RNA sequence: AAAACAGAUGGGCAAACCCGCCGAAAGGCGGGGACGCAAAGCUAUGAGUCUACGGCAGGCAACUGCUACGAUUGUCAGGCUGCAAAG
Repeated sequence: AAAACAGAUGGGCAAACCCGCCGAAAGGCGGGGACGCAAAGCUAUGAGUCUACGGCAGGCAACUGCUACGAUUGUCAGGCUGCAAAG
């Protein structure tokens, strides 16, 4: 110096739920809050999942079905980057 095992101490993020705001919705953002997380940092590229304003189809209508160009990286994979580390 590198690798493997291990993962102390310090530090980091923050699910559900509650409040406020944005959004048609899914969901997002801020505050509180911690279930968890060693990439729970970034990226919608592939798959999955959620929603359906608008569009299309059906219907006298109420409404129903389909549809991502919306959302999710805390569903999985890929890509990019990365902190500390006793023993």

Predicted 3D model of an 87-nucleotide RNA (c-di-GMP-I riboswitch aptamer).